[in-house]
RNA sequence: AGGGGUAUAGCUCAGUUGGCAGAGCACCUGAUUCCAAAUCAGGCGGUCGGGGGUUCGAGUCCCUCUACCCCUGCCA
Numbered sequence: 001a002g003g004g005g006u007a008u009a010g011c012u013c014a015g016u017u018g019g020c021a022g023a024g025c026a027c028c029u030g031a032u033u034c035c036a037a038a039u040c041a042g043g044c045g046g047u048c049g050g051g052g053g054u055u056c057g058a059g060u061c062c063c064u065c066u067a068c069c070c071c072u073g074c075c076a
Stems, first nucleotide, its partner, number of pairs: 001072007010025004019056001027043005049065005
């Protein structure tokens, strides 16, 4: 340099044909316990990597940029 992939909650990841953004874990509160753990109930938590476009409507489609990973090549 060329090609491909990934980016969604603090972490790991779902998200169907474009139609109300979710789960587990973590965290907080309560119940339980002598206390704690475990368990149970409830809760908090989001610029869907940035920007732009298409559309009545975009996490999803298109363009562009950024970061990371993989493959190929070039120089040394």